The RNA shown here (transfer RNA) has 79 nucleotides and comes from Clostridium bornimense. RNAcentral holds the sequence, with entries from Rfam. Its mean pLDDT, the model's own confidence on a scale to 100, is 81.

This record gives sequence, structure tokens and C1' cells, in this order.
RNA sequence: GCUGGUGUGGCGGAACGGCAGACGCAUUCGACUCAAAAUCGAACGAGAAAUCGUGUGGGUUCAAAUCCCACCAUCAGCA
Repeated sequence: GCUGGUGUGGCGGAACGGCAGACGCAUUCGACUCAAAAUCGAACGAGAAAUCGUGUGGGUUCAAAUCCCACCAUCAGCA
């Protein structure tokens, strides 16, 4: 240099172009307990809000994590 894969909450990880974030872990609060562990329930992206949010920036579409283009990071192969 060329080709291909991957990039989503704090972490792992799912998601057919149609409510963005299933499920698990972690964390926080509550219940239970003399107290803890275990278990059970709830909460858990950012922001005061409006809004924004799937690596970054564009594009297509009524609608994009998903399709297209460029770039960045990373992994593998080839030279």
C1' cells in the first nucleotide's frame, strides 16, 4: 500500500429499515435478617430542561444501530 472483519450503556452482548438499547454482570435504593450473605422488588446513557444519544462526519428514506460514501481506531490476511 491492497483486501476483509469488528466498533452499541460502567462491562459483556442482542436487535428484520418501524418504541434505540433485549438479556446477563456490575452499581444504587428497598424488602427479608440481630447483622450479613443468598434471595426477592425497583432504579440504572447525557442534560436543569428543551432535546441529544449505536466510533466520527455526511448521504438515501416517511422512518437508519441496520443501506450507501468518506474518515478514525482495532484485528486478520496479502504484498
Background: The source organism's lineage runs through Bacteria, Bacillati, Clostridia, Clostridiaceae and Clostridium. It matches the Rfam family "tRNA". By type it is a transfer RNA.